Source information
The RNA shown here (Bacterial RNase P class A) has 374 nucleotides and comes from a Candidatus Buchananbacteria bacterium. Rfam family: Bacterial RNase P class A. The family's RNA type in Rfam is ribozyme. The organism belongs to Candidatus Buchananiibacteriota, within Bacteria. It is recorded under the gene name rnpB. Of the family's consensus pairs, 97% are formed in the model.
RNA sequence: CAAGUAGGCUAGAUGAUCGCCUCGACGUCAGUCGGGGAGGAAAGUCCGAACACCAUAAAAGGCAACUUCUAACGGAAGCCGAGAGUAACAAAAAAACAGAAGCGCUUAAGACUUCUGGAUUUUUGCCAAGCUUAGGGCAAGUGCAACAGAAAAUAUACCGCCUAAGUCCCUUCGGGGAACGGUAAGGUUGAAAUCGUGAGGUAAGAGCUCACGCACGAGUGACCGGUGACGGUCCGUGUGGUAAACCCCUGCCAGGUGCAAUGCCAAAUUAGGUCGGCAGCAUGAGAUUAAUGGCAACAUUAAUCCUAGAUAGAUGAUCAUCGCUUUGAAGCAAUUCAAAGAGACAGAAUUCGGCUUAUCGGCUUGCUUGGAUA
Repeated sequence: CAAGUAGGCUAGAUGAUCGCCUCGACGUCAGUCGGGGAGGAAAGUCCGAACACCAUAAAAGGCAACUUCUAACGGAAGCCGAGAGUAACAAAAAAACAGAAGCGCUUAAGACUUCUGGAUUUUUGCCAAGCUUAGGGCAAGUGCAACAGAAAAUAUACCGCCUAAGUCCCUUCGGGGAACGGUAAGGUUGAAAUCGUGAGGUAAGAGCUCACGCACGAGUGACCGGUGACGGUCCGUGUGGUAAACCCCUGCCAGGUGCAAUGCCAAAUUAGGUCGGCAGCAUGAGAUUAAUGGCAACAUUAAUCCUAGAUAGAUGAUCAUCGCUUUGAAGCAAUUCAAAGAGACAGAAUUCGGCUUAUCGGCUUGCUUGGAUA
């Protein structure tokens, strides 16, 4: 520099003409004038609420490290643990090349040896920042694990190893053999085989014992640090995996239906409350800016602002100028001129807070790949 990828911001501006919805003013009820008129997702309707009605039980259901924020949340921020893993660092190995010495060469011959330095490369360890993470409990109960394998959980004896003790047989009396057995060191299977390495120990072996390490603390070991998850040291123990298995356990949340809720008025038509009308419905967990507190989410204070309300659903169309992209021309360049083109995703319907998904072009940040230059 180019391409790709994942986030974030933005989502053309001004004017004129003709229209649509709504509000206000004036009206001689024909209309005239003036103000306002879609979004970052208005979408999906996946969560949480406000509001309304029905109902009055914590049954079903949902959530899940910790702290904080919030009206609330399955949302957000920070932090902890775990996972993969780059740079840097450390260790090991290789190493172009350089230097020194040796050997060889003098008819000149080094693809030789050793030592030192060594750009760089590879592997391993530890892994910053950044990234990912439905992340309570399997040491309470019940389950589950295809295929392979001897054995898949009260471990198991297929191969291998061992005959120390007891039994039987043989014996040259040294021992040999058999059965009963012992053994999880080694092999084999598997995604996973009862903690790993070393030493002692033993007939052979085994956490059987010891040292070091690893894991765990029985939803509960002690001390220190932290609000806490957790971290460090000591002590104790050795416990395979699975709760995204259970009508399993623990803690927390708390019902259902949705504005076509609901309330009021009310034809035909006395009633019923149908057609229809009005309210709900636009000042609100409100927006913008600034300051302060906080790592942040966010909170507080001050100032300013009022910002669609349709009901089969208005918010549109055309033109001009500027802006954007591409191409061409001029110019050293900034730039100027001409022509063509693009404008995505999508569209309020009671209202908020999130999440998820879609999105042309432009800007911006991280990462990946390729190229160029130094």